RNAcentral holds the sequence, with entries from MGnify. The RNA shown here (transfer RNA) has 67 nucleotides and comes from a bovine gut metagenome. The prediction has a mean pLDDT of 83. Rfam family: tRNA. The family's RNA type in Rfam is transfer RNA.

[in-house]
RNA sequence: UGGUGUAGCUCAGUCGGUAGAGCAGCGCAUUCGUAAUGCGCAGGUCGGGGGUUCAAAUCCGUCCACC
Numbered sequence: 001u002g003g004u005g006u007a008g009c010u011c012a013g014u015c016g017g018u019a020g021a022g023c024a025g026c027g028c029a030u031u032c033g034u035a036a037u038g039c040g041c042a043g044g045u046c047g048g049g050g051g052u053u054c055a056a057a058u059c060c061g062u063c064c065a066c067c
Stems, first nucleotide, its partner, number of pairs: 002067004008023004017054001025041005047063002050060002
């Protein structure tokens, strides 16, 4: 100097406008039972503080952690 930081894990998130997917977890169905499969549910102060804005994961700046 550059990059990364978003759910337990791996990652999306466009031009600033109600935060999502897969896996994992839980419940139900299915099965003699388990697994697999199907349906559903839950889970996030978007690394921290600040600034701009009617409105910030997103723009600006600073700090922290990692590469």